[in-house]
RNA sequence: GGAGGUUUAGCUCAGUCGGGAGAGCACCUGCCUUACAAGCAGGGGGUCAGCGGUUCAAGCCCGUUAACCUCCA
Numbered sequence: 001g002g003a004g005g006u007u008u009a010g011c012u013c014a015g016u017c018g019g020g021a022g023a024g025c026a027c028c029u030g031c032c033u034u035a036c037a038a039g040c041a042g043g044g045g046g047u048c049a050g051c052g053g054u055u056c057a058a059g060c061c062c063g064u065u066a067a068c069c070u071c072c073a
Stems, first nucleotide, its partner, number of pairs: 001072007010025004019056001027043005049065005
């Protein structure tokens, strides 16, 4: 220098053919317990990496930038 992949909650990751943003763990509150853990019930938390475009509508499609990983030279 060229090619491909990944980027979604604090962490690990789903999200099918463009229309509801989710799970587990973690966190908070309550119950339980002498207390803690475990368990049970409830709750909070998101600029879907950034910018631009297509569309009535984008996490999803297109372009570009950035970070990381792999391959080629």
Overview
This is a predicted structure of a 73-nucleotide RNA (transfer RNA) from an Erysipelotrichaceae bacterium. It matches the Rfam family "tRNA". Its family is annotated with triplet codon-amino acid adaptor activity in the Gene Ontology. Rfam classes the family as a transfer RNA. The prediction has a mean pLDDT of 84. Lineage of the source: Bacteria > Bacillati > Bacillota > Erysipelotrichia > Erysipelotrichaceae.